The RNA shown here (small-subunit ribosomal RNA) has 1511 nucleotides and comes from an uncultured bacterium. The RNAcentral record of the sequence draws on Greengenes. Rfam family: Bacterial small subunit ribosomal RNA. The coordinates come from a structure-prediction model, not an experiment, and the mean pLDDT is 84.
[in-house]
RNA sequence: AGAGUUUGAUCCUGGCUCAGAAUCAACGCUGGCGGCGUGCCUAACACAUGCAAGUCGAACGGGAAAGUGCUCUUCGGAGUGCGAGUAGAGUGGCGAACGGGUGAGUAACGCGUGGGUGAUCUACCCUUGGGUGGGGGAUAACUUCGCGAAAGCGGAGCUAAUACCGCAUGAGCCUGGAAUUGUCGUUAAUUUCAGGGAAAGCUUUUGGGUGCCGAAGGAGGGGCCCGCGUCCCAUUAGCUUGUUGGUAGGGUAAUGGCCUACCAAGGCAACGAUGGGUAGCUGGUCUGAGAGGAUGAUCAGCCACACUGGAACUGAAACACGGUCCAGACUCCUACGGGAGGCAGCAGUGAGGAAUUUUGCGCAAUGGGGGAAACCCUGACGCAGCAACGCCGCGUGAGUGAAGAAGGCCUUCGGGUCGUAAGGCUCUGUCAAAUGGGAAAAAAGUUUCAGGGUAAAUAGUCCUGGAAUCUGAUGGUACCAUUAGAGGAAGCACCGGCUAACUCCGUGCCAGCAGCCGCGGUAAUACGGAGGGUGCAAGCGUUGUUCGGAAUUACUGGGCGUAAAGAGCGUGUAGGCGGUUUGGCAAGUCAGAUGUGAAAGCCCUGGGCUCAACUCAGGAAGUGCAUUUGAAACUGCUAUACUAGAGUAUGGGAGAGGAGAGUGGAAUUCCCAGUGUAGAGGUGAAAUUCGUAGAUAUUGGGAGGAACACCCGUGGCGAAGGCGACUCUCUGGACCAAUACUGACGCUGAGACGCGAAAGCGUGGGGAGCAAACAGGAUUAGAUACCCUGGUAGUCCACGCCGUAAACGAUGAGCACUAGGUGUAGCGGGUAUUGACCCCUGCUGUGCCGUAGCUAACGCAUUAAGUGCUCCGCCUGGGGAGUACGGCCGCAAGGCUAAAACUCAAAGGAAUUGACGGGGGCCCGCACAAGCGGUGGAGCAUGUGGUUUAAUUCGACGCAACGCGAAGAACCUUACCUGGACUUGACAUCCUCUGACAGCCCCUGAAAGGGGGUCUUCCCUGCUUGCAGGGAUGGAGUGACAGGUGCUGCAUGGCUGUCGUCAGCUCGUGUCGUGAGAUGUUGGGUUAAGUCCCGCAACGAGCGUAACCCUUGUCUUUAGUUACCAGUAUUCAGUUAGGGACUCUAAAGAUACUGCCUCGGUUAACGAGGAGGAAGGUGGGGAUGACGUCAAGUCCUCAUGGCCUUUAUGUCCAGGGCUACACACGUGCUACAAUGGGCGGCACAAAGGGUUGCUAACCUGCGAGGGGGCGCUAAUCCCAAAAAGCCGUUCUCAGUUCGGAUUGGAGUCUGCAACUCGACUCCAUGAAGGUGGAAUCGCUAGUAAUCGUGGAUCAGCAUGCCACGGUGAAUACGUUCCCGGGCCUUGUACACACCGCCCGUCACACCACGAAAGUUGGCUGUACCAGAAGUUGCUGGGCUAACCCCGCUUGCGGGGAGGCAGGUACCUAAGGUACGGCUGAUAAUUGGGGUGAAGUCGUAACAAGGUAACC
Repeated sequence: AGAGUUUGAUCCUGGCUCAGAAUCAACGCUGGCGGCGUGCCUAACACAUGCAAGUCGAACGGGAAAGUGCUCUUCGGAGUGCGAGUAGAGUGGCGAACGGGUGAGUAACGCGUGGGUGAUCUACCCUUGGGUGGGGGAUAACUUCGCGAAAGCGGAGCUAAUACCGCAUGAGCCUGGAAUUGUCGUUAAUUUCAGGGAAAGCUUUUGGGUGCCGAAGGAGGGGCCCGCGUCCCAUUAGCUUGUUGGUAGGGUAAUGGCCUACCAAGGCAACGAUGGGUAGCUGGUCUGAGAGGAUGAUCAGCCACACUGGAACUGAAACACGGUCCAGACUCCUACGGGAGGCAGCAGUGAGGAAUUUUGCGCAAUGGGGGAAACCCUGACGCAGCAACGCCGCGUGAGUGAAGAAGGCCUUCGGGUCGUAAGGCUCUGUCAAAUGGGAAAAAAGUUUCAGGGUAAAUAGUCCUGGAAUCUGAUGGUACCAUUAGAGGAAGCACCGGCUAACUCCGUGCCAGCAGCCGCGGUAAUACGGAGGGUGCAAGCGUUGUUCGGAAUUACUGGGCGUAAAGAGCGUGUAGGCGGUUUGGCAAGUCAGAUGUGAAAGCCCUGGGCUCAACUCAGGAAGUGCAUUUGAAACUGCUAUACUAGAGUAUGGGAGAGGAGAGUGGAAUUCCCAGUGUAGAGGUGAAAUUCGUAGAUAUUGGGAGGAACACCCGUGGCGAAGGCGACUCUCUGGACCAAUACUGACGCUGAGACGCGAAAGCGUGGGGAGCAAACAGGAUUAGAUACCCUGGUAGUCCACGCCGUAAACGAUGAGCACUAGGUGUAGCGGGUAUUGACCCCUGCUGUGCCGUAGCUAACGCAUUAAGUGCUCCGCCUGGGGAGUACGGCCGCAAGGCUAAAACUCAAAGGAAUUGACGGGGGCCCGCACAAGCGGUGGAGCAUGUGGUUUAAUUCGACGCAACGCGAAGAACCUUACCUGGACUUGACAUCCUCUGACAGCCCCUGAAAGGGGGUCUUCCCUGCUUGCAGGGAUGGAGUGACAGGUGCUGCAUGGCUGUCGUCAGCUCGUGUCGUGAGAUGUUGGGUUAAGUCCCGCAACGAGCGUAACCCUUGUCUUUAGUUACCAGUAUUCAGUUAGGGACUCUAAAGAUACUGCCUCGGUUAACGAGGAGGAAGGUGGGGAUGACGUCAAGUCCUCAUGGCCUUUAUGUCCAGGGCUACACACGUGCUACAAUGGGCGGCACAAAGGGUUGCUAACCUGCGAGGGGGCGCUAAUCCCAAAAAGCCGUUCUCAGUUCGGAUUGGAGUCUGCAACUCGACUCCAUGAAGGUGGAAUCGCUAGUAAUCGUGGAUCAGCAUGCCACGGUGAAUACGUUCCCGGGCCUUGUACACACCGCCCGUCACACCACGAAAGUUGGCUGUACCAGAAGUUGCUGGGCUAACCCCGCUUGCGGGGAGGCAGGUACCUAAGGUACGGCUGAUAAUUGGGGUGAAGUCGUAACAAGGUAACC
């Protein structure tokens, strides 16, 4: 620091996702040790049990027991001492308000920060100075009686105090008054007068110590107040009656509506009141470069709470976690009458939950409470236990070791890899284990000694130092040593890209994976396993959450023409911003100083644990706040001045600017009248419609409404919407010119107010034309449309609503700056002129082109989308949705404001290359047209589909399958079916044994096969014969293997078809573009051609085109047999002699190149015509097929990966089938006849084939053929007769002397064999068919048509295929249309590329949401009822020790003050009733929305999308 993902590719916009760090975590797999930390995030849910706050006998009264010693004893016991002034309880004091827990509530002066308190309190502690006199009455404990189950309570009696109460004294203190000083000011300070108000003792060695009282000060700690900061929602906009203020009083430690009475009517709020939701706040923590964002566990500060709600008491402090009272819920006890309780203390339990520990040890340390102290208490705390929950550290060994072991995996079978890894050899000894040693954490206290202070003192007490003594939960722990021995100690995730890491097997859109993109449909590096590898490591992954990446809310640091985004336009309030000069102030700003910013943490520097984590010390930082001292440039405020911004006045001209009133002509329609007659109208074509009752047309007259042709112009005006005949009236704004004046008066503008096309709404008019709805006619599969005929609202006017548009320049307003060129509108200036025009120039408006610059590109470009400033509005992925709900507006329609659930990984902009278009331009092709002949109808042949079958083997399916593979299925072929057989096999290689093999015969069988017999005894080398070795070959055997026309042509090679013999397809360098790409290859001509020429940021090149090759057409040369024969001779005959002229043959050459002429053309390419020539403009034909397309065809030609099969899917054999037959299609043959059929005669080819062959002559048969066998391995012989044609004759338009199917009979040939199932011959038979519907095919010249001939395959079998020649036409004006193709251009939402894409209803399934009669919760408001405890007030026929008074008198009585209890009043919690508000859940039914491989109906959009689209 980035990466993946929208596309065929590109750039941009934009979302989604990933890599990082972190975590109070949880889950999965795994797990050796130690240190330091951390550990209920959920139910502030409920809690069994134990412990967590006591202490003081030096405040007080009283005071055991067990046990034991002694004495006595009637042996039952009694007394006494110790235990012991102990235990336990009580009065009293201090503490219990700290410490510990939790985060429910709280959006608040709660917290943070800085201040104030002249408005305040403070027990214990410290300092200062003063005091502590003298009395009184009770009460608990205790004793006794009683009630109760218990908890507990009551009566009577006794008693003490540092408990309680008077009195005395009281500087200062408090209250009131006065004066002075200070202050902005009150309650500050000082002085004075009057009144009021205290106390307690204990201990002691009699010195003292320690308490107590009032006062002042300090320290530390609070209370209260204030400035600033502190979450979300405006779909919460108004809130408030103790409310805001005042006066008086009450209350408090203290200010204050804190409370009460009275008075006034205020107070808060867009700088967000009120309401709702959420939340403890902070230091900090996590992340981040930072700014920020998120968070508030552990530690620390503050707050709040203690089962829920309310209340007070005590106290210095509480409205009190382990106190009290009341109410409520819950739990427990109960004798049913009543009682008890509060773990959000530490452990622990249940529950909840994905999830969070021991009912441990100790007060040794630190800290706290009490005490004079010893000491006691302390679940604070210190430790230990559990948990890989986190961080940090260590280990699981080190060295050597190649036969690269075995084994696994892979393999191209050679090998590679795990891998120096293991084993082996040599070492080490951390951790763990065992044994032994063994700290620091301890200081204080007590006793004592010495010195010093105090003091009369060698008591006492305090300080310092020494000695002794005693104290450790952790723990025999840390640490150290020794022993033995590599021994006890490695896993987890991942390996398609992002992202480091690859192979095999299994699976076969299944099972599964997945963070995103996406993998899986038989060769998966993506699923599962294995081997290997990569990463981290006692952990590793997953999940959740936070920040980051995300500049994806943009302060740092984004945008708004087309991607999301400028409000439809203006006026203007608040607000924000604001020209020049001078002076002042000092709010902002800047600088310095001071205080604060707790500690911890982060950072830096050191130190301590072996290191580290951890921890200790010091420093820095803490961007903040406050106070104070300065500065005065800038902003601000204030004063002053200015004129450049803005405005006013004067003079001009321009204009569809607005409003009102009036006027005008053309046209449409209607009415009246005339002329006139059969149609008119309308359309692609028609019809509905009008018209003989007189239309249309035409002439004249009239009525009425609406709109204003030409002028009219990227001309004008207006803020926008918008404004168009003419005249008048009223009226707004802009512009130009010149001077004068005001003196910043300005810009923008949240709310607000106004204007605002069309349509629509209300009331009343008006209504010619046009025209939603509607009706009819057409079109159509349908046509609720497009087209036509009608036609109502509406369109028009007046008044009032509505308030929206693609209200667009898709571009907010204002100011300034930044090259030009060229139009146009308005008003000026200059020169010149008599004047106008022209020319130069200024301002204002409106267009086009263009530099810089900007932009993703397109484009914008002084009218900015450039460069800056000011202000406003708006955007943050697509869909859901501009929708729901709520609110506001509206008569309604509807408008404004405006979400969420859910769902997708895209949606989008611009440009590029293609493809496509019922877009355009140019051009070509038997593409159409012009012609000739066919197919489609018939019969037959053949192929295909379908059907049938045991099988009818398989493949090929638009063109580009269908007389195709198949150049030839009776057996074979043959792959199919039935049946019979074989299993190393019909075929190949290797191994072992053995034998020659072959041939012939017999039996069985359909054959294959099986059985038997006969005959025979291979070759070479070595060697001395036996024998050994080798080779070929037959048989037997064993296993490796053979075999497969089995599957996959969508795993492949090769070959082929097709576009298409179309003219295209590319590259290098350069240039342009951010890029995909473009240029070149486009353009102007031309060509059959990207053929050539010219031009050009291109210059060149390659594959194609052309040419080179073959054949044919002409000529020459050479050669002359088997071909040829002019002349000579000869023959039946080129038969022979001869010839080398000709034909021909077959080799080499020549010829044609727009070369020549004329014209056109750009002086070109080239074209048109002509000459010559056998041939003329590529002469004709062939071969030759660019880059690529169609997953085109072929695994059944061949080759081949993978899969399958192996007594069968292989092999052999017989028979059958591929030849079936209701039917459909393709391709052909023969015909339908007279341009013909039959018969007879005569003539002329080319190219082929032939020894397993072609076969002559001759004989024979009607014929197919048979016999025969000459010749020929072929320019020699044979097939071989060419046919159409020509001549003659017959038939005479008929289902025929056409046509030949079909069938019967008889034959021939091939072959082992013609039944299924061959061809041919003869005789007989004589079907359909009379030129073929829609539609469709071929062909442009030696072509079509027509005629025959040959060949391959082949035993035999062709109407097919391939080839050959004979005869031999017609037509092409032309490119509008159909089809196909090429180039350029245009549009595109297509890229699997129009056989594309895609919309909506309906049907089905699922999901979330809205509405809904209602039902049911939560929170809350108002009114009322009722009202516990409690404070305060009031109260009287209750009770009452101290003090006061009186009486009698010697402890009583009465009264008062005061107190207690009761009653009562106000307030008030829970509770209740009624009516609301807000917010959830749920609901019959209902509404739209979303999602879902193959449903229905249409085809709305994308091309001119077939009616341009859209608002």